[in-house]
RNA sequence: GCCCGACACUCGGGGUGGCCGACCGACGGCCUGAGAGCACACCCGCCGAACCUGAUCCGGGUCAUGCCGGCGCAGGGAACGUGUCGUGGCUCCGUU
Numbered sequence: 001g002c003c004c005g006a007c008a009c010u011c012g013g014g015g016u017g018g019c020c021g022a023c024c025g026a027c028g029g030c031c032u033g034a035g036a037g038c039a040c041a042c043c044c045g046c047c048g049a050a051c052c053u054g055a056u057c058c059g060g061g062u063c064a065u066g067c068c069g070g071c072g073c074a075g076g077g078a079a080c081g082u083g084u085c086g087u088g089g090c091u092c093c094g095u096u
């Protein structure tokens, strides 16, 4: 000096469902989850299952729901960023 990894910052991407409360809305409660809309949050950014399409999909399960699994070595999808750190790796220079 370069590469790799971790963290931070900046920038960017993403989702926000189901059930109950007489109906709708508001509001409240409950279920799963990192997150169930403004959370000044959470998750993810090519090491890409964050998330979308397939999907008004298939099997299981539930009061119900992408709740679980399949689909999925399927297709798409947002960093060629900056800095710090390192029992890392490689190369160059110097010294011994």
Stems, first nucleotide, its partner, number of pairs: 001090003004086006010079001011045004016039001017031005051076003057070004
Description: Model confidence (mean pLDDT): 80 of 100. Predicted 3D model of a 96-nucleotide RNA (TPP riboswitch aptamer (THI element)) from a Candidatus Brocadiia bacterium. Lineage of the source: Bacteria > Pseudomonadati > Planctomycetota > Candidatus Brocadiia. The sequence was found by an Rfam model in a public genome assembly. Rfam family: TPP riboswitch aptamer (THI element). Rfam describes the family as follows. Vitamin B(1) in its active form thiamin pyrophosphate (TPP) is an essential coenzyme that is synthesised by coupling of pyrimidine and thiazole moieties in bacteria.